[in-house]
């Protein structure tokens, strides 16, 4: 340097235009239960890399930029 994929709570991950003020897992904070702990039960808090653009409406669709993966030279 060309092409190509890829970016979502702490971690993993679901979403494919309206049904989502984003849904689950695990991990966490309260609170019940227990003589304690664990396990178990209710219940909270946390996320769409950035920026423009299409669209009535964008986590979704486009482009660019940043990052991280692959190829190819």
């Nucleotide at each position: 340097g060309g092409c190509c994929c890829c970016a979502u709570c702490g971690u993993c991950u679901a979403g494919a235009g309206g049904c989502c003020c984003a849904g689950g897992a695990c991990g966490u904070g309260g609170c019940c239960c227990u003589u304690u702990c664990a396990a178990g039960g209710c219940u909270g808090a946390a996320a769409c890399g950035c920026g423009a653009g299409u669209u009535c409406g964008a986590a979704u669709c486009u482009c660019g930029c940043u990052g991280g993966g692959g190829u190819c030279a």
Transfer RNA from Archangium sp., 73 nucleotides, folded computationally. Lineage of the source: Bacteria > Pseudomonadati > Myxococcota > Myxococcales > Archangium. The coordinates come from a structure-prediction model, not an experiment, and the mean pLDDT is 83. Its Rfam family is "tRNA". From the family's description: Transfer RNA (tRNA) molecules are approximately 80 nucleotides in length. Rfam classes the family as a transfer RNA.